Small-subunit ribosomal RNA from a bacterium, 1488 nucleotides, folded computationally. Its Rfam family is "Bacterial small subunit ribosomal RNA". Rfam links the family to the GO terms ribosome and structural constituent of ribosome. RNAcentral holds the sequence, with entries from ENA and SILVA. The prediction has a mean pLDDT of 82.

């Protein structure tokens, strides 16, 4: 100067927090799916380092030599091309990443411990000789590959002798580098190594020796993967002495010597990998990665092996092995991880191309000559950039389609059309740079590019559309088929499926899937935690490590700055420039945070010295303590035994029972024994490091606080995965001992069961010495130290002064320490904390060292190790699954949790049901049908307030089909009305009658018949699609709301507390202040008093009725309680007293409560039928359960006579009266009345009064049942009331168990209305008659309200949930074992080879030996894997069995370690923890 950070879903009724799984970006040598116009520049076997036909990929030089052809020839020769020798290259170029965890890479050094062909420079030299040899030729062997024998020949092939040092080996000296050891430099001697020619006469060449450049080889620091369920490895292994070897140092090799070396800062091992410049992606820090390009390294069919050569082996040599290929079987030949191409693999990756024109490389003096390096084409949307597919007008807007509220809207200036342009395409013409280098020389290539001509012509699609996350409507579908990244969608109205329309985005592409980094601060250096979410080790001591008090001096490792050098290029970043932009590419410059040297500095850390006391520790003194460890003593208690006294029980529990007792129990005295464990004191009192520790006493011993003018002088703090100690309780072993309690176990209850709680017994063990185990909720769920931030009490030591004879309490102070601080009104203030809480004992604020945690299950498991007699501990995973799982807190709801309160809720009382018969409803059954609905309380005399037809919706039969109703066209006819056939009717058919209203004379309304399609119709279906109405808690007090306050938030406060009330009703107090729905009033009826009217009422005097209006009641008044309050209790006066009494009125809400059959209504369904009509039948059925009435069982009666006294009601299709007739139901009859007139209706019965019955199945009851009748109604068979006679059943007060009701109530008795032709009514509503009994009270039941309190419930306890067993699916460990890989150990065997030793000899080789020596092969082992009968556990699986183990005191509180035990959860035993609820009750705070 630039650059410079983004969050969502999803646990919950909701909240807040931990936590975790998901999304959104970027990227890829990618691949798959739908689609596909150009072009530039990049890319392109990630897999089988599987196998591999063909071609080609490294030759060249006649200016080094012989030789063969062949053309030409001036015969001199000259060209060309073989083959052979020679010389140089072939060690470059290209490929790959198997190996490799390592000086392989990287970074810096080093090499004085080293080689270097060709290339440059310098300085000298190049004398004389000599024998072969292959091409070829001749003669053989073999199928071939290749080979023998024999002859000629040459050279820059190879051999000898000369000549040189500055060269090489040795000696012997001088100097120099710090001593030595090296080494360089020089001198000296001795001694050994060189060379080639050829020529066109320029040259190219050759040897020797120094020196450059560029190139390599070794050394050495640092650097970068996992695992310790690999902790101990190493004998050539560390050194050293001699000798070998190498271009060169070295255990590099050898042989002797010593025994060393390497490891927690991680050796050895296993597993994985080629490194680095860079690349992805992040804000960085980093994580994750090593296709292309650069640059090291490796390997070349698999293993060894040397040979040339400067330099070594991808297309060289030898040997073994596997696999391919050839063969005449006898032998041989290969090596694509080079370009290309093939087959296999596989999700997947190109052409058997063109050129040496450019760069380059080898060879040649040079022309050339070879190059699958390279330069280019081809193929793939594989990637990156770039262009196109027209562009301007054109309608309130056309077809199609989609939608629809049916008006209309969307697609939509989109298209048509009508005007232009030609980028691109296609023709046709032109036509490059790239060529360096006069001259000739282009693979691409007639390409880029240019210029004309036609023509909108040749060119758009995928994905999505519930949130996240941009984008919606209709159908199809029915928890089906399907979707889904995560949350989740689909079960008849799906925006999430499927299609179609519309949208959105992003485009020659788009999506899906893999894979990496973000987001993830979700490994936390930057930048996270551990009370209770996961997470503090049971304590403690300590070795390494880590941190470390105050001054001063030195030195400069760390740190600071400053120079140099390094850090390859390419990448990268800024900034120019070429290609028409851009991708691409050129140039500068910068950056590459690294590393090395050198100077300087000196706070700070580390280090050296020197000192100090403020940590720390020693000393010395006087109290404290249940601190440990032995030893001894002692008293109650309990138990047995021995004796007495005494008799029938005892013990035990909720209540029994097993037990014990006349063989004398329990009870009681007294004496004797035995184990165990210590009551009061005693206290959240005290001690210890945790575990823990308690009568008395004595001995041994530890630690800690306090007080000192005392010593030393940083000696401390923390401690690992590395050592030690101690560690409740069960439990293990050996021996003792056992009172008592007491896992197992047995025996009795309980209960379906009851391997459990409860009860009798009782073995282990509990106890003690020895040794073991090493775990607990070993808890404050809180590691340890140091510092530091307001107090208040209580204690331990100690000091003062007042009082006192003195002491003790009590004051004040001083220092230090424990313990509390909690629901309690005060334990809290800052701070901290998700809240809960924490708060000088930190969970505050810091700094040090430790240990532990990263979703939840699998699992604290399995494997492997370690430890233990054994139980078992400690270390410790993964596959597979889920989307959660967890903490606080909140509001509810619930509890076999508390507490306060109401209600006929219990009790107190009176009458019932329940039993008998009848009615009636309901179920069940049964029927063609018994329509249908409604089931705890809230279904069952309900819907129905009235089923003989009708009603009716059911059944059985006989009809109809535009339809019994409703619009709307058409054609007929007025509507009507009368008579017939047929038939059960519905209906089907003929006859007559009869032409109407209005009107402007066209028509029209109205009604019938016929047709015709839209439509109607459906008591079909869904009350879990709905309205609307209705039950219930409930006439129960409750339910909210705005502001404001307190909380991060759900929420809370108001609405809570003290009184009070019928009431959230009032007072009162108060961070609340108000309000609103609900209480209450306000409205109707009643009860009283006036007034006023008075018709059909009474009555003729007040007056009664009736009507209408107004008064009257408010604790108003007195007394008393209470906070002076609101209230209460009493009292007067009043018709009425405290809401007078009754009604109507029912808050937010609760039960998917009840009704689609009452009506209304969506969607589904039927349509000659599930519509609609008719006749019969059914809804009345009957073994049997239930509900709800009626009547009774009788003397408080019934029977018969005779006397009284109501209210409300209804009536014209109607009530019906007198009279008369009948024994009576009724009948005739008709005054009268549209109603205070008349009638039902004399208006009643209980009741009174008198008579009768006399305790019986009756003078009780009255049901069946016969017979005759009235009456309604078309019509009483199924299946109507009533009356007369007559019959004369159960039934003699009702089991468990239950219902009503607190005053004019209950109970008793009548009367009346709706519905109704009649009536099943005894039902329901209303009416009035006479009219009690009891409430001491809130234990209990039930319902309900208010408040805490626990909770793992929220579909709210009919909740949630545990474990076995049964079936399926899955992944994993155990397994008698089988099989196979790696990797080393020890023997065996030896191949090429070199090395080394004898022996022959043509001097170049044979040949024999010997260690060594790659494949093989035997063995025992270690490790990984694969399978593997069978056994176990483990996850997950809409509706499986058994039981309910846990959540509330989960009905035995629960949980830990441990033991034993049982179908299962479990249960007991013995120690711990509260992470227990309830109730007293101590203690502590605070106020008084």
């Nucleotide at each position: 100067a630039a650059a410079u950070g983004a969050g969502a879903g999803u646990u919950u009724g909701a909240u807040c927090c931990u936590g975790g799984c998901u999304c959104a970006g970027g990227a890829u040598g990618a691949a798959c799916g739908c689609u596909g116009g150009c072009g530039g520049c990049g890319u392109g076997u990630u897999u089988a380092a599987g196998g591999c036909a063909u071609g080609c990929a490294a030759g060249u030089c006649g200016a080094u030599u012989g030789u063969g052809u062949a053309a030409c020839u001036u015969c001199g020769g000259u060209u060309a091309u073989g083959c052979a020798a020679g010389g140089c290259a072939a060690a470059c170029g290209g490929g790959u990443g198997a190996g490799u965890a390592a000086c392989a890479c990287a970074u810096u050094g080093g090499u004085a411990a080293c080689c270097u062909a060709c290339c440059u420079c310098u300085a000298a030299c190049a004398c004389a000789g000599g024998g072969a040899u292959a091409a070829c030729c001749c003669a053989g062997a073999g199928a071939a590959a290749u080979u023998u024998g024999g002859g000629a020949u040459a050279a820059u092939a190879c051999c000898u002798g000369a000549u040189a040092g500055u060269c090489a080996u040795a000696u012997a000296g001088u100097a120099a580098u710090a001593u030595a050891a090296a080494u360089u430099a020089u001198u000296a001697u001795a001694u050994g190594u060189a060379a080639a020619g050829u020529u066109c006469c320029g040259g190219c060449g050759g040897u020797u020796a120094g020196a450059g450049a560029g190139g390599g080889g070794c050394c050495u620091a640092u650097g970068g993967c996992u695992u310790a369920u690999c902790a101990g490895c190493u004998a050539g292994u560390u050194g050293g002495u001699g000798g070998g070897g190498u271009a060169a140092a070295a255990g590099c090799c050898u042989a002797c010597c010593a025994a060393g070396g390497c490891u927690a800062u991680g050796a050895c091992g296993a597993g994985u990998a080629g490194c680095g410049g860079g690349u992805g992606u992040g804000a960085g820090a980093g994580c994750a990665u090593g296709a292309c390009c650069c640059g090291c390294c490796u390997c070349a069919c698999u293993g060894g092996g040397a040979c040339u050569g400067a330099g070594a082996a991808c297309u060289g040599c030898c040997c073994a092995g596997a696999c391919u290929c050839c063969u005449a079987c006898g032998g041989g030949a290969g090596g694509c991880u080079g370009c290309a191409g093939u087959c296999a693999a596989g999700a997947a990756u190109a052409u058997u191309c063109c050129a040496c024109a450019a760069u380059g490389a080898c060879c040649g003096a040079a022309a050339g000559g070879u190059u699958g390096a390279u330069g280019g084409a081809g193929c793939g949307a594989c990637g990156c950039c770039g262009c196109g597919u027209g562009u301007a007008g054109g309608a309130a807007g056309a077809c199609g389609c989609c939608c629809u509220u049916c008006g209309g809207g969307g697609u939509g200036u989109a298209a048509a059309c009508u005007a232009c342009u030609u980028u691109u395409a296609u023709c046709u013409g032109g036509g490059a740079c790239g060529a360096a280098u006069u001259c000739g020389u282009g693979a691409c290539g007639g390409u880029a590019c240019c210029a004309g001509a036609u023509g909108a012509a040749u060119a758009a699609g995928c994905a999505a559309c519930u949130g996240c996350u941009a984008a919606c409507c209709u159908c199809g579908u029915g928890c089906c088929a399907g979707c889904a990244g995560c949350a989740g969608c689909g079960g008849u109205a799906a925006g999430a499926c499927g299609a179609g329309g519309g949208u959105u985005g992003c485009a020659a592409g788009c999506g899906u899937u893999a894979u990496c980094c973000g987001g993830a601060u979700u490994u936390a250096u930057u930048g996270g935690g551990u009370g209770u979410a996961a997470a503090g080790g049971g304590u403690c001591c300590u070795c390494a490590g880590g941190c470390u008090g105050u001054u001063u001096g030195g030195a400069a490792a760390g740190u600071u700055u400053u120079u140099a050098g390094u850090u390859a290029a390419a990448u990268c970043u800024a900034g120019a420039g070429g290609c028409u932009c851009a991708a691409c590419u050129u140039c500068u410059a910068g950056a590459c945070u690294g590393c090395u040297a050198a100077a300087a500095a000196a706070a700070c850390u580390a280090u050296c010295a020197a000192a100090c006391u403020a940590g720390a520790g020693a000393c010395c003194g006087g109290g404290a303590g249940a601190g440990g460890u032995c030893a001894g003593c002692g008293g109650a208690a309990u138990g047995g035994c021995c004796g007495g006294u005494g008799u029938a029980g005892u013990a035990g529990u909720a209540a029994a029972a097993u037990g014990c007792g006349u063989u004398a129990a329990u009870a009681u005295c007294g004496g004797c024994u035995a184990g165990a464990a210590c009551a009061c004191c005693a206290a959240c009192a005290g001690c210890g490091a945790a575990g823990g520790c308690a009568g008395c006493u004595g001995a041994c011993u530890a630690g800690a606080a306090c007080g000192g003018u005392u010593c030393u002088g940083a000696c401390g703090c923390u401690c690992a995965u590395a050592g030690g100690a101690c560690g409740a309780a069960a439990g293990c072993g050996u021996g003792g001992g056992u009172a008592g309690c007491g896992a197992a176990u047995g025996g009795g209850a309980u209960u379906a069961g009851a391997u459990a709680c409860c009860c009798c017994a009782g073995u282990a063990g509990u106890c003690c010495a020895c040794g073991c185990c090493g775990u607990a909720a070993a808890c404050g769920a809180u590691g340890g130290g140091u510092a530091c931030u307001a107090g208040g009490c209580a204690u331990u030591g100690g000091a003062a002064g007042u009082a006192u004879c003195g002491a003790c309490c009590a004051u004040u102070u001083c220092a230090g320490u424990g313990u509390u601080g909690u629901u309690a009104a005060u334990c809290g203030a800052a701070g901290c904390u998700a809240a809960c809480g924490c708060c000088u004992u930190a969970a505050g604020u810091a700094c040090c060292c430790c240990a532990c945690c990263u979703g939840g299950g699998g699992a604290g498991u399995a494997c492997g190790g370690u430890c233990g007699c054994a139980a078992g501990a400690c270390u410790a995973a993964a596959a597979c699954u889920c989307a959660a799982a967890g903490g606080a807190a909140u509001u509810g709801a619930c509890g076999g949790g508390a507490g306060u309160c109401c209600g006929c809720a219990c009790a107190a009382g009176c009458g019932g049901u329940g039993g008998a018969g009848c009615a009636u409803g309901u179920g069940g059954u049964u029927u063609a049908a018994u329509u249908c609905g409604a089931c705890a309380a809230u279904a069952a005399g309900c819907g129905u307030g009235g089923a003989a037809c009708c009603u009716u919706a059911c059944c059985a039969g006989g009809g109809u089909u535009u339809g019994a109703c409703a619009u709307c066209c058409c054609g007929a006819g007025a509507a009507u009305c009368c008579c017939g056939a047929u038939g059960a009717a519905a209906a089907u058919u003929g006859g007559g009658a009869g032409u109407g209203c209005c009107g402007c004379a066209a028509g029209g309304a109205g009604c019938u018949c016929g047709g015709u399609g839209a439509c109607a119709g459906g008591u079909g279906c869904u009350g879990c699609a709905u309205g609307g109405u209705u039950g219930u808690c409930g006439u129960c007090a409750g339910c909210u709301c705005g502001u404001g306050u307190c909380g991060u938030g759900a929420g809370a406060u108001g609405u809570c507390g003290g009184g009070u009330u019928a009431a959230g009703u009032c007072c009162u107090u108060u961070a609340a202040c108000g309000a609103g729905c609900g209480c209450a009033a306000c409205c109707c009826c009643u009860a009283c008093u006036u007034u006023g009217u008075g018709u059909u009422a009474a009555a003729u005097u007040g007056u009664u009725c009736a009507c209408a209006a107004a008064g009257a009641a408010c604790u108003g008044c007195c007394c008393c309680g209470g906070a002076u309050a609101a209230c209460g209790g009493g009292g007067a006066g009043g018709a009425a007293g405290g809401u007078g009494g009754g009604g109507a009125u029912g808050a937010c809400g609760u039960c998917a409560a009840a009704u689609c059959a009452g009506c209304a209504u969506g969607g589904c369904u039927c349509u000659u039928a599930c519509a609609c009509c008719c006749u019969g039948g059914g809804c009345a059925a009957c073994a049997c359960a239930c509900g709800u009435g009626c009547u009774a069982c009788a003397a408080u009666g019934g029977c018969a006579a005779g006397u009284a006294c109501a209210a409300a009601g209804g009536g014209u299709u109607g009530c019906a009266a007198a009279a008369c007739c009948g024994a009576a139901a009724g009948g005739u009859g008709a005054a009268g009345c549209u109603a205070a007139u008349c009638c039902c209706a004399u208006c009643a019965a209980a009741a009174c009064u008198u008579g009768u019955c006399u305790c019986a199945g009756u003078u009780c009851g009255g049901a069946u049942u016969g017979a005759g009748g009235u009456c309604u109604g078309a019509a009483a068979c199924u299946c109507g009331a009533c009356c007369u006679c007559a019959u004369g059943a159960a039934g003699u007060u009702g089991g468990a168990a239950u219902c009503g009701c607190u005053a004019g109530u209950a109970a008793c008795c009548g009367u009346g209305a709706a519905u109704c032709a009649g009536c099943u009514a005894c039902g329901u509503c209303a009416c009035g008659g006479u009219g009690a009994a009891u409430a001491c009270g809130u234990u209990c039941u039930c319902g309900g309200a208010c408040u805490u309190u626990g909770u793992a419930c929220a579909c709210a306890c009919c909740g949630c949930c545990c474990g076995u067993c049964a079936c399926g699916u899955c992944a994993a460990g155990a397994g008698a074992g089988u099989c196979g890989g790696u990797a080393g150990u020890a023997c065996c065997c030896u191949a090429a080879g070199g090395c080394u030793g004898g022996c022959a000899u043509u001097u170049a080789u044979g040949u024999c030996g010997g260690a060594c020596g790659a494949a093989g092969g035997u063995a025992a082992g270690a490790u990984c894997g694969a399978u593997g009968a069978u056994a176990g556990g483990g996850a997950c699986g809409a509706a499986g069995u058994c039981g309910u183990a846990a959540c509330a005191a989960g009905g035995c509180a629960u949980c830990c370690g441990u033991a034993g035990c049982g179908g299962a959860a479990g249960c007991u035993g013995u120690g711990g923890a509260u992470g227990g609820a309830u109730c007293a009750c101590c203690u502590c705070c605070u106020u008084u």